The prediction has a mean pLDDT of 85. This is a predicted structure of a 253-nucleotide part of an RNA (large-subunit ribosomal RNA, domain VI) from a soil metagenome. It matches the Rfam family "Bacterial large subunit ribosomal RNA".

Context: one part of a larger RNA
RNA sequence: CGCAGGAGAUUUGAGGGGUUCAUUCCUUAGUACGAGAGGACCGGGAAUGACGAACCUCUGGUGUUCCGGUUGUCGUGUCAACGGCAGCGCCGGGUAGCUAUGUUCGGAAAGGAUAAGCGCUGAAAGCAUCUAAGCGCCAAGCCUAUCCCAAGAUGAGAUCUCCCCAUUAAGGUCCAGGUAGACCACCUGGUUGAUAGGACGCAAGUGUAUACGCAGCAAUACGAGAGCUAAGCGUUACUAAUUACCUGAUUGG
Numbered sequence: 001c002g003c004a005g006g007a008g009a010u011u012u013g014a015g016g017g018g019u020u021c022a023u024u025c026c027u028u029a030g031u032a033c034g035a036g037a038g039g040a041c042c043g044g045g046a047a048u049g050a051c052g053a054a055c056c057u058c059u060g061g062u063g064u065u066c067c068g069g070u071u072g073u074c075g076u077g078u079c080a081a082c083g084g085c086a087g088c089g090c091c092g093g094g095u096a097g098c099u100a101u102g103u104u105c106g107g108a109a110a111g112g113a114u115a116a117g118c119g120c121u122g123a124a125a126g127c128a129u130c131u132a133a134g135c136g137c138c139a140a141g142c143c144u145a146u147c148c149c150a151a152g153a154u155g156a157g158a159u160c161u162c163c164c165c166a167u168u169a170a171g172g173u174c175c176a177g178g179u180a181g182a183c184c185a186c187c188u189g190g191u192u193g194a195u196a197g198g199a200c201g202c203a204a205g206u207g208u209a210u211a212c213g214c215a216g217c218a219a220u221a222c223g224a225g226a227g228c229u230a231a232g233c234g235u236u237a238c239u240a241a242u243u244a245c246c247u248g249a250u251u252g253g
Stems, first nucleotide, its partner, number of pairs: 001152001005163007015149004021049007033038001051106005059100004066093005071086006110144003117137004164253001170247004174190005195240003198236005204229003212223002215220001
């Protein structure tokens, strides 16, 4: 821009894409078969591997925004307590998020038409013949089915609701943001408000802060699961989402 009014939702599916795997064990049954050795078809059940998709409850990884230990040196006048630098100085852990080696799920079942092949009936050709007329069976393959996309499918579909002449329905600019993201877009919210920050509470992490008291000559121990704490969860308008502006349907569809 189109889809001959504009808009918000919900959809149909022409068409396109993905998937399509393998093995082991138990049973049927030591049955059929076979002198024996051996050893099934068909059917039922249970697992496993590889592959794929989603996810983070668990197991782990990462987690230079969290906590702690510790070395050297410089600084805060000194002690103590801290801070800077040294690959996050090094080391021990670790929330959210992201992740696989972790978890869950999937390739199930069925139908149709067939290939090679196997057949029935059956002439031409008194026989025979699956074929010439006619009728069956049959593949991981084909078409459905199953999962995803999908009306620019210009053949532009359908349903529901709103708007009726005007800064109206609706959308946008703008602002607070993230389940989204290079930008844009998308999604949530904009006071009739929990969108982000803060505060409070909780969870979770680290592992018992400083100061003081007390015991000890002292190191240190105890008062104390203390102190501190990121991205998590909940509550709360304290702060910021203010005000405003723009577009917007007379071939009456």